[in-house]
This is a predicted structure of a 79-nucleotide RNA (c-di-GMP-I riboswitch aptamer) from Desulfuromusa kysingii. The model forms 95% of the base pairs in the Rfam consensus. Model confidence (mean pLDDT): 85 of 100. Rfam family: c-di-GMP-I riboswitch aptamer. Rfam links the family to the GO term cyclic-di-GMP binding.

RNA sequence: CUACCGAAAGGGCAAAGCUGGAGUAAUCCGGUGACGCAAAGCCACGGAUCCUGUUUUUCAGGACAGCCGGGUUGCCGAA
Numbered sequence: 001c002u003a004c005c006g007a008a009a010g011g012g013c014a015a016a017g018c019u020g021g022a023g024u025a026a027u028c029c030g031g032u033g034a035c036g037c038a039a040a041g042c043c044a045c046g047g048a049u050c051c052u053g054u055u056u057u058u059c060a061g062g063a064c065a066g067c068c069g070g071g072u073u074g075c076c077g078a079a
Base pairs, nucleotide, nucleotide: 012037013036017032018031019030020029021028022027035066041072042071043070045069046068047067049063050062051061052060053059
C1' cells in the first nucleotide's frame, strides 16, 4: 500500500399486527408500529414461491429484491 474480516461512532432501513386506499388476485402505496437487517440501497437476468388466464400438455401475463444466486452503487474503519 492492497485484500479479507467487521469492533466502535454517527446514523439508516423497517417485519408482523392495526388502520386508510388501489387491484380479480398475488400484492402494492400512505399512517402507526419494530421482528430484525452491514447493504433489509437499487436492478426481475437465472432459479424458487405465489396470483390470474388456459390447461391432457403446456404456454402467456403479473407479483415478489426481507427466498436463493447474480449485477451495480454506497457511510465508518479498531483488533